[in-house]
The RNA shown here (transfer RNA) has 72 nucleotides and comes from an Alphaproteobacteria bacterium.
RNA sequence: GGGUGUAUAGCUCAGCGGUAGAGCACUACGUUCACAUCGUAGGGGUCACAGGUUCGAACCCUGUUACACCCA
Repeated sequence: GGGUGUAUAGCUCAGCGGUAGAGCACUACGUUCACAUCGUAGGGGUCACAGGUUCGAACCCUGUUACACCCA
């Protein structure tokens, strides 16, 4: 220098253009003498960034950034 992949909640990851979700974690309450477990409820998101397409984009297109890998 060329190419491929990844980027979504604190962590690990789903999400085939139509309201952003799960598990774990966190908070409150219940349960317990207490802790743990369990149950119920709740908080938490600029979907890496910037443009474009579309009635509508986490998703499609272009560029950029970071990381990993392959080729030279």
Rfam family: tRNA. The family's RNA type in Rfam is transfer RNA.